[in-house]
This is a predicted structure of a 538-nucleotide part of an RNA (small-subunit ribosomal RNA, 5' domain) from an uncultured Rhodocyclaceae bacterium.

Context: one part of a larger RNA
RNA sequence: GAUUGAACGCUGGCGGCAUGCUUUACACAUGCAAGUCGAGCGGCAGCGCGGGGUUUGGGCAACUGAGCCCUGGCGGCGAGCGGCGAACGGGUGAGUAACACAUCGGAACGUACCCGGAAGUGGGGGAUAGCUCGGCGAAAGCCGGAUUAAUACCGCAUACGAUCUGUGGAUGAAAGUGGGGGACCUGGUGACGGGCCUCACGCUUUUGGAGCGGCCGAUGUCCGAUUAGCUAGUUGGUGGGGUAAGGGCCUACCAAGGCGACGAUCGGUAGCUGGUCUGAGAGGAUGAUCGGCCACACUGGGACUGAGACACGGCCCAGACUCCUACGGGAGGCAGCAGUGGGGAAUUUUGGACAAUGGGGGCAACCCUGAUCCAGCCAUGCCGCGUGAGUGAAGAAGGCCUUCGGGUUGUAAAGCUCUUUUGGUCGGGAAGAAAAGGCUUGGGCGAACAGCCUAAGUUAUUGACGGUACCGGCAGAAUAAGCACCGGCUAACUACGUGCCAGCAGCCGCGGUAAUACGUAGGGUGCGAGCGUUAAUC
Numbered sequence: 001g002a003u004u005g006a007a008c009g010c011u012g013g014c015g016g017c018a019u020g021c022u023u024u025a026c027a028c029a030u031g032c033a034a035g036u037c038g039a040g041c042g043g044c045a046g047c048g049c050g051g052g053g054u055u056u057g058g059g060c061a062a063c064u065g066a067g068c069c070c071u072g073g074c075g076g077c078g079a080g081c082g083g084c085g086a087a088c089g090g091g092u093g094a095g096u097a098a099c100a101c102a103u104c105g106g107a108a109c110g111u112a113c114c115c116g117g118a119a120g121u122g123g124g125g126g127a128u129a130g131c132u133c134g135g136c137g138a139a140a141g142c143c144g145g146a147u148u149a150a151u152a153c154c155g156c157a158u159a160c161g162a163u164c165u166g167u168g169g170a171u172g173a174a175a176g177u178g179g180g181g182g183a184c185c186u187g188g189u190g191a192c193g194g195g196c197c198u199c200a201c202g203c204u205u206u207u208g209g210a211g212c213g214g215c216c217g218a219u220g221u222c223c224g225a226u227u228a229g230c231u232a233g234u235u236g237g238u239g240g241g242g243u244a245a246g247g248g249c250c251u252a253c254c255a256a257g258g259c260g261a262c263g264a265u266c267g268g269u270a271g272c273u274g275g276u277c278u279g280a281g282a283g284g285a286u287g288a289u290c291g292g293c294c295a296c297a298c299u300g301g302g303a304c305u306g307a308g309a310c311a312c313g314g315c316c317c318a319g320a321c322u323c324c325u326a327c328g329g330g331a332g333g334c335a336g337c338a339g340u341g342g343g344g345a346a347u348u349u350u351g352g353a354c355a356a357u358g359g360g361g362g363c364a365a366c367c368c369u370g371a372u373c374c375a376g377c378c379a380u381g382c383c384g385c386g387u388g389a390g391u392g393a394a395g396a397a398g399g400c401c402u403u404c405g406g407g408u409u410g411u412a413a414a415g416c417u418c419u420u421u422u423g424g425u426c427g428g429g430a431a432g433a434a435a436a437g438g439c440u441u442g443g444g445c446g447a448a449c450a451g452c453c454u455a456a457g458u459u460a461u462u463g464a465c466g467g468u469a470c471c472g473g474c475a476g477a478a479u480a481a482g483c484a485c486c487g488g489c490u491a492a493c494u495a496c497g498u499g500c501c502a503g504c505a506g507c508c509g510c511g512g513u514a515a516u517a518c519g520u521a522g523g524g525u526g527c528g529a530g531c532g533u534u535a536a537u538c
Base pairs, nucleotide, nucleotide: 001538002537003536004535006534007533008532009531010530013385014384015383016382017381018380020377021343026341027340028339030338031337032336035084036083037082040081041080043077044076047075048074049073050071051070052069053068054067055066056065057064058063091296092295093294100221101220102219103218104217105216106215109213110212111211114209115208116207117206118205119204120203121202122156124154125153132145133144134143135142136141162171163170164169176201177200178199179198180197181196184195185194186193187192222268223267224266229259230258231257234256235255236254237253238252239251240250241249271293272292273291274290275286276285277284278283298319299318300317301316302315321332322331323330324329349375351374352373353372357371358369359368360367361366388418389417390416391415398409399408400407401406424474425473426472427471428470432465437459438458439457440456441455442454443453444452445451482527483526484525485524486523487508488507489506493522494521495520496519497518503510504509
């Protein structure tokens, strides 16, 4: 000099953009952070609509008002079965010195959803939640009986691919739901339903791809030799097992190997990286925010489900801690977003919205989303703007100094003439929004002018931020300057007080009666909504 996730002192007008527990991976009250699908299913607890019955009021009647009861018929839907998601997204850096990361390679693998290809989607069965009944319990919840459905579950058939194979063969699938419809067939008195046709979304087997993931190798990646030897599944082989897959990954047997001064082993420290800071560079330091990878989720262990986890807001066991209890037994896990206590020099709101972007579910409408987008707080940083401009010598008054002549503060002020950024007030006012929906037309599927898909046109709607950004009008200099320093380094000097005292200090050093070095004042210098100090890196 540059820099910082900074803190502290004094001071503080506005805006934009960023950043914000570096310490106790300490403990957590409360709310929210992962749901969705009724176009898979049985249903109807609650809500709305419709239908029916009945009573009653009005009316001559048609009809109509009110009450009660019935009714899954419709919209929808609590709880439940089922599907997909919950393995993403978000947090943290404890562990880890290699099982990680970075770069470059590799072969023995997996892959739900997505894209392309091939072949199918036939026919049956038995259960079980929910509901209901009964029992136990303070609760959490548990047990039993009866009954019911499915895109839940299980067989049978078929098998282009697929798998196994002794090449003869053997094994192994599936699920429907919704929209529309002219003939034809069929059930029903009818209302209507089914077959059949068609469209959409699915389902099964298989193949290729994309993206993603698992695995292996090489090289590189901190300090200590006051750590020199380490190793028994250890190193290799064979057989077997296991895995999606190679492998001592596991196991039996055999051999006796393997690593190490090119630093093994041990100990300490540490997430790695793109980067960031500094520096002319080489290098040094560092790894907040943002991107990639890894690891972890109260501590330790384990598996289950699943395409994928050995799973932050899943399960089981053990432990510590906290809470409830009727003492028999139960519940919990903020290193998600806010927030609290504690620790600390120190780090924010228990905010708004799904409008945009993205994610999950759904045919869709839509729902969910503390991801995200916004707002709030803090001069924490960077950047920008302002606190006025011009004129003004009687060089006013006051202050300070003085050789008492004067000098200086100083064009500074006042005064006069202007301007109105910011702030105030009044008015106007975006972009971020393209869609999904409706209608018309064209094209595709189709027997079809249904229906569905698609393109174009047209039309309507959707904004948390927020009446925000921005623009215009109005009044009025009005609302806005401090901090450090002035002996040398180092830009900037005098007076008074003090008298080796009080004090200063980064180094040299100042202070013991004339202190430009202490304290105050005047003056000056530097930076400026900041300025200094401390800490830290180069």
The RNAcentral record of the full RNA draws on ENA and SILVA.